[in-house]
Molecule: Bacterial RNase P class A
Organism: Aeromicrobium sp. IC_218
RNA sequence: UGAGCCGGCCGGGCGGCCGCGCCGGACGCCCUCGGGCGUGCGGUGAGGAAAGUCCGGACUCCACAGAGCGCGGUGGUGGCCAACAGCCACCCACGGUGACGUGCGGGACAGUGCCACAGAGAACAGACCGCCAACGGCCUGCGCCCUCGGGUGCAGGUGCGGGCAAGGGUGAAACGGUGAGGUAAGAGCUCACCAGCGGCCUCGGUGACGGGGCCGGCUCGGUAAACCCCACCGGGAGCUAGACCAAGAGGGCGCCUCGGCGCCUGCGCUGACGGGCUGCUCGUCCACGGGUCAGCGGGUAGGUCGCACCGAGCGGCGCAGCGAUGCGCCGCCCAGAUGGAUGGUCGCCCAGCGCCUUCGGGCGUGGACAGAAUCCGGCUUACAGGCCGGCUCAUUCG
Numbered sequence: 001u002g003a004g005c006c007g008g009c010c011g012g013g014c015g016g017c018c019g020c021g022c023c024g025g026a027c028g029c030c031c032u033c034g035g036g037c038g039u040g041c042g043g044u045g046a047g048g049a050a051a052g053u054c055c056g057g058a059c060u061c062c063a064c065a066g067a068g069c070g071c072g073g074u075g076g077u078g079g080c081c082a083a084c085a086g087c088c089a090c091c092c093a094c095g096g097u098g099a100c101g102u103g104c105g106g107g108a109c110a111g112u113g114c115c116a117c118a119g120a121g122a123a124c125a126g127a128c129c130g131c132c133a134a135c136g137g138c139c140u141g142c143g144c145c146c147u148c149g150g151g152u153g154c155a156g157g158u159g160c161g162g163g164c165a166a167g168g169g170u171g172a173a174a175c176g177g178u179g180a181g182g183u184a185a186g187a188g189c190u191c192a193c194c195a196g197c198g199g200c201c202u203c204g205g206u207g208a209c210g211g212g213g214c215c216g217g218c219u220c221g222g223u224a225a226a227c228c229c230c231a232c233c234g235g236g237a238g239c240u241a242g243a244c245c246a247a248g249a250g251g252g253c254g255c256c257u258c259g260g261c262g263c264c265u266g267c268g269c270u271g272a273c274g275g276g277c278u279g280c281u282c283g284u285c286c287a288c289g290g291g292u293c294a295g296c297g298g299g300u301a302g303g304u305c306g307c308a309c310c311g312a313g314c315g316g317c318g319c320a321g322c323g324a325u326g327c328g329c330c331g332c333c334c335a336g337a338u339g340g341a342u343g344g345u346c347g348c349c350c351a352g353c354g355c356c357u358u359c360g361g362g363c364g365u366g367g368a369c370a371g372a373a374u375c376c377g378g379c380u381u382a383c384a385g386g387c388c389g390g391c392u393c394a395u396u397c398g
Stems, first nucleotide, its partner, number of pairs: 001394010012349007020045005026039005047369001051380002054378005059238004066282004071234005076090005091105001092103004106229002111227002113223003128168002130164003135161002137158009176194006195219001197216008242305004252296002254292003257272007274286004313332008350367001352365005
């Protein structure tokens, strides 16, 4: 100097004028003493993601609240935290020269599936091209024997029977790799080294795991982000939760099923098979309300609280820890709306960009993603421009 990796922060500032919401308090007027109206003053007022609604909770109710199944979630180890699918550190695997990044990280010997096409063959498989004359058969030649049919030995030929899976090919993947011996040709058939699997011993580590040594059948695909198995965790709804005040109404009518009673034989009277625990069962609780709102029909949607100063709150410093974080001290109070508040205007300054430049500066342009609705801890997504810190690699100079 260039290229990268990781972490943190800002994301317009100042002033004038006019205009908003909430809290506190002052003054004045009215008043049915509940309160209403007006004018000032002080304080305060959208985010790092307020977004998505994906996780975890606080809180409220079912409810005094249980068990099982189902369903859902997580998946290496140790820690942090209220908790979590989060965060920190480490282990293993993969990627990268590296800083570092990623991980649906337990199980394929519980079972069931799937691995297209190609290929001989894709899990206990297999011969397309090939290799083999050792064994048997066949053919030829020569020698010997012979009961004149033939037998036997040697040599050569022949992949007919047979042997092989080492070489080549197919494929994403072929039932270990390299070398040597052995064999008719071969093969872990045997051996040396290596990888893998299993067992034992030892060292380090809280642990996942890592290092070393010995022995062994010699070798027992892949896929679970397929179903599944294993381990651990999980009640359900949600601020339209819920609580209070005010107001208001109808225990109604019709139809349907079953039982009982009555008698004018299709009518009248009367009774029931209910509901909650938000999928089911048990269990339990509340009841004596059968079903039908896709038969008719009534009331309510107003107000207050929930709702922001006790918050797993924020900032600074120190200590412990590799770190997440914890502890101690000091300081601070930072929206609570409900057709839903932050705005408008003027001026100056400024980051960036473009042009010019006498290098003092000038002109123009211009500032992203985006607005709380009970609240926190995370994750994910969006973001113009700018700043800070640490680390890695390459090149050059000293």